[in-house]
RNA sequence: CGCGAGGUAGAGCAGUUGGUAGCUCGUCGGGCUCAUAACCCGGAGGUCGGAGGUUCAAGUCCUCCCCUCGCAA
Numbered sequence: 001c002g003c004g005a006g007g008u009a010g011a012g013c014a015g016u017u018g019g020u021a022g023c024u025c026g027u028c029g030g031g032c033u034c035a036u037a038a039c040c041c042g043g044a045g046g047u048c049g050g051a052g053g054u055u056c057a058a059g060u061c062c063u064c065c066c067c068u069c070g071c072a073a
Base pairs, nucleotide, nucleotide: 002071003070004069005068006067007066010025011024012023013022019056027043028042029041030040031039049065050064051063052062053061
């Protein structure tokens, strides 16, 4: 240099055919309890790896670049 998979909340992951970015755990507040855990209710936390393009509209499509893993040499 070539090929493939991946990058989305603090962690692990969804997001189908382009149409309001979600789930679990964690975290914060409240409830329950003599108390803790468990359980129940609610909240915060993202501008989707970066830049550009297409489109009325992009996590999703196109181009280039960066990072991680794998294959081949």

Transfer RNA from an uncultured Bacteroidia bacterium, 73 nucleotides, folded computationally.
Its Rfam family is "tRNA". The family's RNA type in Rfam is transfer RNA.
The prediction has a mean pLDDT of 83.